[in-house]
């Protein structure tokens, strides 16, 4: 130096190939308990790495960075 592949909630991942951004633990609240924990019940929590582009409409498509992983010289 080329080439590919990954970036979404505090972790670990989904979103049907372009149309309301989700679950699963975890944290909070409540109910049960003497109490804790486990069960239930229920809040809350995203500028989808960043910045720009096509679109009516981007998480998804396209171009630049910047982090990571593997491959090639």
């Nucleotide at each position: 130096g080329c080439c590919g592949c990954u970036c979404u909630a505090g972790c670990u991942c989904a979103a049907u190939u372009g149309g309301u951004a989700g679950a699963g633990c975890a944290a909070c609240u409540g109910u049960u308990u003497u109490g804790u924990a486990a069960a239930c019940a229920g809040u809350a929590g995203g500028u989808u790495g960043u910045c720009g582009g096509u679109u009516c409409g981007a998480g998804u498509c396209c171009g630049a960075c910047g982090a990571g992983c593997g491959g090639c010289u």

Description: Transfer RNA from a Candidatus Vogelbacteria bacterium, 73 nucleotides, folded computationally. The RNAcentral record of the sequence draws on ENA. Taxonomically the source falls in Candidatus Vogeliibacteriota (Bacteria, Bacteria candidate phyla). Its Rfam family is "tRNA". The family's RNA type in Rfam is transfer RNA. Rfam's curators write: Transfer RNA (tRNA) molecules are approximately 80 nucleotides in length.